[in-house]
Context: one part of a larger RNA
C1' cells in the first nucleotide's frame, strides 16, 4: 500500500445497500416463537339461530318460562399428522469430522409419484364425563357408563418373508437376478356428499427425495512425548442392527500400531469461500451458502418413517423459585430484553400483504421463519453544504526590510438555480389465484407547485524519510517521537497563533493479517 464483525479522539448533513456479543457455552425477570384437524370420535359445559311441544301472562297473536329436535361456533379429552423442518450457537472433536473422488451384490426412506392387487365378518376395553376421595399446591387414587380412522382375535391372500427344491443369465468375490414347484406366516377403516365422485385405508413392485455404513487421497505445533495396545489383533460360533463389523458375548491363537512419527500434550469446528499478491504462497473462516455437533452439567431409553429429541420423558448433580416443610416447578448458544464480564456490538417495535413452512376436503388457523420498519458513519456506493460576474485587490488578522506582501475573487456586492432540506398537493409497483377481495412497509418511494443562499465541515500534517513556513512563548524545562532524532535563549522538530498540504463526512490513531 490493501484489507477489518473493530475500538478509542475530535468532529457530523442526507440518501440506498449491507453489517452489528469476536469477550462469560455467565446467569436470566417479562411477553412471544409449533401447532393444527368437529370431513376420525363420544358429547360434560357455554353461547346464537330455526322449529316442535307444555305453562303463565293477556293487548288473541305476541311476550316469557321450561323442555325436546335440527344446525353452527367455543372449551377441555380421546385419535391422527406436525412438534427430527425452520431458528441459535461453536462449548466438545485433529475424527472417515470435514473435502473430494468412489463403493454398499451389506441397507432404511412417513408425506410425494406410477403400477398391481384388496378392504369379510367379530370382540373387549379405555379418557372425556358423573360420585366418592387423598393433598397447600403439582398431581392423583377408587367405583360406575361411553365412542371411533384408538385397540385385539378370526377369515382371504400373494410377485411379501421364511423352508424344501428344478431350471437359467451374470459379476473381481462373499454372491446377485430371472421363470416354476411346494409348505408354512401376517393385512385392513373409515369419512363427506342426494348422488356422481373425493378424501383417506391394507400389502406388493418401482421411483423421487432424505439418511446410514465402508474405503483411497489430503487436513495446525511439540520428539525438552519413544515406545503404545488387553476387547487389544485375528479366527470360530452367536447375540444384535434397518444394514457390514469386537458393535457385544463366549472360546481359541498371540497378535496389531509406530521415526513414512504412534501414543501423549497443546491448539481447533471444517469447507465453499473471504483478505493479501504479478503469481507461487501466506493469514483467515463474521455475514451468505453445504456438512459436523451441542441445548444447565452428566446419563440412558421411549415413541416415531426419521431423535437418543434446543422449547419431550427418567435418573443424578449444581443453580434459582414456591411451599401448609410432606413435596413440587425451572432451563433464552429462539425473537426482543435484563444484569454481569469487556475497549466493544442493536428496538422488551409492526405485519403474515409477499415467499416459505405445518395441519386442514376447504374457508382457515399457527409461524420472533420471513418480509419491513427502529437504532448505531460500522462499512462500502451516491449527493449536497451553492454556482456566475466581481480590485479602490475594502476592513480585519498575520509578517514586514516599514516600501510592502499575504489572507484574496476570498468576501461584501449585484445576476441566478433549487440537488438536499421546508411546506402543500397528487400518489405507486411489489398481488398471484375465474370473477372479487386482499399491503405490514406506508402516504413511503416517486410526481408536481411554492418559500428562501437561507438549515449543512472538518480532521490531521507542515526536521528528513513526507506534499506543506514563518512569528511568539518556552529554554534539557514543559514537551514531541513510526525510525533517526528534536528542546540546554535566535527551536520551520514542544505550545499557540497566521499561513500552507492531504484527505473529507469523515479524519487520525491503536491493535491484527497480508
Nucleotide at each position: 500500500g490493501g484489507a477489518c464483525g473493530a475500538a478509542c479522539g475530535c468532529u457530523g448533513g442526507c440518501g440506498g445497500c449491507g453489517u452489528g456479543c469476536u469477550u462469560a457455552a455467565c446467569a436470566c425477570a417479562u411477553g412471544c416463537a409449533a401447532g393444527u384437524c368437529g370431513a376420525a370420535c363420544g358429547g360434560a359445559g357455554u353461547c346464537u339461530u330455526a322449529u316442535g311441544a307444555a305453562g303463565a301472562g293477556c293487548u288473541u297473536g305476541c311476550u316469557u318460562u321450561u323442555u325436546g329436535u335440527a344446525a353452527g361456533a367455543c372449551u377441555a379429552g380421546u385419535g391422527g399428522c406436525g412438534g427430527a423442518c425452520g431458528g441459535g450457537u461453536g462449548a466438545g472433536u485433529a475424527a472417515c469430522g470435514c473435502g473430494u473422488g468412489g463403493g454398499c451384490a451389506a441397507u432404511c426412506u412417513g408425506c410425494c409419484c406410477g403400477u398391481a392387487a384388496g378392504a369379510g365378518g367379530g370382540g373387549g376395553a379405555u379418557a372425556a364425563c358423573a360420585c366418592c376421595u387423598a393433598g397447600g399446591a403439582a398431581u392423583g387414587g377408587g367405583u360406575g357408563c361411553u365412542a371411533a380412522u384408538a385397540c385385539c382375535g378370526c377369515a382371504u391372500g400373494a410377485c411379501a418373508u421364511c423352508g424344501u427344491u428344478g431350471g437359467g443369465u451374470u459379476g473381481c468375490a462373499u454372491g446377485a437376478c430371472c421363470c416354476g414347484a411346494u409348505g408354512a406366516u401376517c393385512a385392513a377403516a373409515g369419512g363427506a356428499g342426494a348422488a356422481a365422485u373425493c378424501c383417506g385405508c391394507u400389502u406388493a413392485c418401482g421411483g423421487a427425495u432424505g439418511a446410514g455404513c465402508c474405503c483411497g487421497c489430503g487436513u495446525c505445533u511439540g520428539a525438552u512425548u519413544a515406545g503404545c495396545u488387553a476387547g487389544u489383533u485375528g479366527g470360530u460360533g452367536g447375540a444384535g442392527u434397518a444394514a457390514c463389523a469386537g458393535c457385544c458375548c463366549a472360546c481359541c491363537a498371540a497378535g496389531g500400531c509406530g521415526a513414512c512419527g504412534a501414543u501423549c500434550a497443546g491448539u481447533a469446528g471444517c469447507c465453499g469461500g473471504c483478505c493479501u499478491g504479478a503469481g507461487a504462497g501466506g493469514g483467515u473462516g463474521a455475514c451468505c451458502g453445504g456438512c459436523c455437533a451441542c441445548a444447565c452439567u452428566g446419563g440412558a431409553a421411549c415413541u416415531g418413517a426419521g431423535a437418543c429429541a434446543c422449547g419431550g420423558u427418567c435418573c443424578a448433580g449444581a443453580c434459582u423459585c414456591c411451599u401448609a416443610c410432606g413435596g413440587g416447578a425451572g432451563g433464552c448458544a429462539g425473537c426482543a430484553g435484563u444484569g454481569g464480564g469487556g475497549a466493544a456490538u442493536c428496538u422488551u417495535c409492526c405485519g403474515c400483504a409477499a415467499u416459505g413452512g405445518g395441519c386442514g376436503a376447504a374457508a382457515g388457523c399457527c409461524u420472533g421463519a420471513c418480509g419491513g420498519a427502529g437504532c448505531a458513519a460500522c462499512g462500502c456506493c451516491g449527493c449536497g453544504u451553492g454556482a456566475g460576474u466581481g480590485a479602490u485587490g475594502a476592513a480585519g488578522g498575520c509578517c514586514u526590510u516599514c516600501g510592502g506582501g499575504u489572507u484574496g475573487u476570498a468576501a461584501a456586492a449585484c445576476u441566478c438555480u433549487g440537488u438536499c432540506u421546508u411546506c402543500a398537493g397528487g400518489g405507486a409497483a411489489g398481488a398471484a389465484a375465474c370473477a372479487a377481495a386482499u399491503g405490514a412497509c406506508g402516504g413511503u418511494a416517486c410526481c408536481u407547485g411554492a418559500g428562501g443562499a437561507g438549515g449543512a465541515a472538518g480532521c490531521c500534517a507542515c526536521g528528513g524519510c513526507u506534499a506543506a513556513c514563518u512569528a511568539c512563548g518556552u529554554g534539557c524545562c514543559a514537551g514531541c517521537a513510526g525510525c533517526c532524532g528534536c528542546g540546554g535563549u535566535a527551536a520551520u522538530a514542544c505550545g499557540u497563533a497566521g499561513g500552507u498540504g492531504g484527505c473529507a463526512a469523515g479524519c487520525g490513531u491503536u491493535g491484527u493479517c497480508c